[in-house]
Context: one part of a larger RNA
RNA sequence: UGACGGGGGCCCGCACAAGCGGUGGAGCAUGUGGCUCAAUUCGAUGCAACGCGAAGAACCUUACCUGGCCUUGACAUGUUCUGGACCGGACGUGAAAGCGUCCUUCUCUUCGGAGCCAGUUCACAGGUGCUGCAUGGCUGUCGUCAGCUCGUGUCGUGAGAUGUUUGGUUAAGUCCAGCAACGAGCGCAACCCCUGUCCUUAGUUGCCAGCACGUUAUGGUGGGGACUCUAGGGAGACAAACUCUUUCAGAGAGUGGGAAGGUGGGGAUGACGUCAAGUCAGUAUGGCCCUUAUGGCCAGGGCUGCACACGUGCUACAAUGCCCGGUACAAUGGGAAGCAAUGUCGCGAGGCGGAGCAAAUCCACAAAACCGGGCCCAGUUCGGAUUGGAGUCUGCAACUCGACUCCAUGAAGUUGGAAUCGCUAGUAAUGCCGUAUCAGCAACGACGGCGUGAAUACGUUCCCGGGCCUUGUACA
Numbered sequence: 001u002g003a004c005g006g007g008g009g010c011c012c013g014c015a016c017a018a019g020c021g022g023u024g025g026a027g028c029a030u031g032u033g034g035c036u037c038a039a040u041u042c043g044a045u046g047c048a049a050c051g052c053g054a055a056g057a058a059c060c061u062u063a064c065c066u067g068g069c070c071u072u073g074a075c076a077u078g079u080u081c082u083g084g085a086c087c088g089g090a091c092g093u094g095a096a097a098g099c100g101u102c103c104u105u106c107u108c109u110u111c112g113g114a115g116c117c118a119g120u121u122c123a124c125a126g127g128u129g130c131u132g133c134a135u136g137g138c139u140g141u142c143g144u145c146a147g148c149u150c151g152u153g154u155c156g157u158g159a160g161a162u163g164u165u166u167g168g169u170u171a172a173g174u175c176c177a178g179c180a181a182c183g184a185g186c187g188c189a190a191c192c193c194c195u196g197u198c199c200u201u202a203g204u205u206g207c208c209a210g211c212a213c214g215u216u217a218u219g220g221u222g223g224g225g226a227c228u229c230u231a232g233g234g235a236g237a238c239a240a241a242c243u244c245u246u247u248c249a250g251a252g253a254g255u256g257g258g259a260a261g262g263u264g265g266g267g268a269u270g271a272c273g274u275c276a277a278g279u280c281a282g283u284a285u286g287g288c289c290c291u292u293a294u295g296g297c298c299a300g301g302g303c304u305g306c307a308c309a310c311g312u313g314c315u316a317c318a319a320u321g322c323c324c325g326g327u328a329c330a331a332u333g334g335g336a337a338g339c340a341a342u343g344u345c346g347c348g349a350g351g352c353g354g355a356g357c358a359a360a361u362c363c364a365c366a367a368a369a370c371c372g373g374g375c376c377c378a379g380u381u382c383g384g385a386u387u388g389g390a391g392u393c394u395g396c397a398a399c400u401c402g403a404c405u406c407c408a409u410g411a412a413g414u415u416g417g418a419a420u421c422g423c424u425a426g427u428a429a430u431g432c433c434g435u436a437u438c439a440g441c442a443a444c445g446a447c448g449g450c451g452u453g454a455a456u457a458c459g460u461u462c463c464c465g466g467g468c469c470u471u472g473u474a475c476a
Stems, first nucleotide, its partner, number of pairs: 001476002003473003007470007015460002019423005026315008034306002042053002064301007073124001077123002081119004088103006106115003126290002129288003135284001137279003140275001142273001147186006153162003166177003192267004197235007207224002211222003238261001241255006317416001321375006334363002338357002343352003382413001387408007429452007
């Protein structure tokens, strides 16, 4: 100087407390451990691995296993020799790959050859083989915590200290005062994006107040720019105004005005560093290793195995509910090998067919809510697992191993032990919608959008994590 303390002081954080909803019990989905296996490819392992890499494992993917094949190779550059265009087509064998046979067939030329292709030779290719403890790059984490440092000066023999401590204050090393310090840098904040109010510009594909036309009906038509909206520009909030408190410095408390008030809400943004943290399987890359195989191609299988254990979720156990009928209101986004209306067939998944749309123009029932009816507390009109049968769709192909539909079946489950998680407001809870990946789909996942919409916070003694000062230490 640090680190540590079941030392002290001060202060924060859904850290506790106060509340609301869960997990832990059940069924299923998904990941992991374990076991099994010819293989169940590999990685990730306290927080910070476990719906993680994977924004899509039937083949492919695919790296694994079994079997069949290839050896200058699926791919790059150069080279030796030989032959011929390349491309294309047919046949045999075979699971395919491969192996073998046959047909068709050049251009330029200074006639040396060159281009292109095939075979061949050598250099080499190739490796998801090892090492993340050789690395780059990227990332997680402490933590959006308020810290981490430097120059000059001063103090100290020196390591080092000071500044950065102290008194206030703040979300903040934020600001002020004081001070052997004076300044500065990386962080904080602001500048950036979205959102909340208003003004202005512009009105098409959007809108329709007023004026007309038309319709069973609809901005459907003329027209209009008022309004909504769209998307460019601007205004607005700064403790600005008033009152009070305060060493009258900075700040704090309250009030009004205001769409918004004390960082308005959200995002992006992650200091010096820590964990030899993670990644050689995204790519790059040193070293090591393989080279008729640890490379390459193909078929089938596996990654989906199942006594069991754990994590993350979904659906429930019901009456604030379930079922039936009626009926209202979104936003984000997507669409051409695509989205698909009206119509029509089917109980349905879906089929036929195809208007319109490269889309503010066309396409896609929002659901919960609300109104009416039924159920009457039961393993039920709750719950839907499992199984049998019949189908639809995608795709060479749904046996291993897809999703969905219909009929039948109707399991566990009556609110969950010890323990444990999230959340402070348009949040939790709850309802539906969209997208990426994608032929299809294991999505109940991930990432977004909109609807309905709470309760509680006395307080900081305690648990956890963190910041500053101080103290002890046989630790570095």